Source information:
The prediction has a mean pLDDT of 82. Predicted 3D model of a 71-nucleotide RNA (transfer RNA) from a bacterium. It matches the Rfam family "tRNA". The family's RNA type in Rfam is transfer RNA.

[in-house]
RNA sequence: AGGAUUAUAGUGAAAUGGUAUCACGUCGGUCUCCGAAGCCGAAGUUAUAGGUUCGAUUCCUGUUAAUCCUG
Numbered sequence: 001a002g003g004a005u006u007a008u009a010g011u012g013a014a015a016u017g018g019u020a021u022c023a024c025g026u027c028g029g030u031c032u033c034c035g036a037a038g039c040c041g042a043a044g045u046u047a048u049a050g051g052u053u054c055g056a057u058u059c060c061u062g063u064u065a066a067u068c069c070u071g
Base pairs, nucleotide, nucleotide: 001070002069003068004067005066006065007064010024011023012022013021018054026042027041028040029039030038047063048062049061050060051059
């Protein structure tokens, strides 16, 4: 320099254009003499900037970052 893949909640992952979901974790409640476990509930997420579309995590383009391949 060229090419490929990836980016979603604190962590790990789903979601083939139609209200973004699950597990663990965090917080609150319940239970208990106290705690753990169990049960109930809550907060929290689409890397970034545009485009297409009635509607974008999804399709297209640029940028950024990570990993890999070629030279």